This is a predicted structure of a 112-nucleotide RNA (SAM riboswitch aptamer (S box leader)) from Bacillus pinisoli. The source organism's lineage runs through Bacteria, Bacillati, Bacilli, Caryophanales and Bacillus.

[in-house]
RNA sequence: UUCUUAUCCAGAGAGGUGGAGGGGCUGGCCCUAUGAUACCCGGCAACCGGUUUUGUUUAUACAAAAACACGGUGCCAAUUCCUGCAGAGCAAUUAGCUCUGGCAGAUAAGAA
Numbered sequence: 001u002u003c004u005u006a007u008c009c010a011g012a013g014a015g016g017u018g019g020a021g022g023g024g025c026u027g028g029c030c031c032u033a034u035g036a037u038a039c040c041c042g043g044c045a046a047c048c049g050g051u052u053u054u055g056u057u058u059a060u061a062c063a064a065a066a067a068c069a070c071g072g073u074g075c076c077a078a079u080u081c082c083u084g085c086a087g088a089g090c091a092a093u094u095a096g097c098u099c100u101g102g103c104a105g106a107u108a109a110g111a112a
Stems, first nucleotide, its partner, number of pairs: 001112008013041001015040003021031003025084001027082002042076003047072003050068005055062002080104001085101006
């Protein structure tokens, strides 16, 4: 980098450093010197591993559930902020609203 599978309407500081940009892209709409992005500390969650308990098994062991949060990640404005393609319904003032699927993206685990 590519592919596969799963998840993405919950959750997370009134701390420190530092100084202008940021929310992937489009169009919107937002956040930001009452200091963003970033880094540190802190926190959230529980995807993978681990440990414990329960369960099954004569047993090795097994897969299932629960707990912990020890290790590997991840995450901590707004639903992945909304939207971009297709379909359906409502409405009909032609603006809009709702739903489903898809695309794209993010993260984890596995594979090449």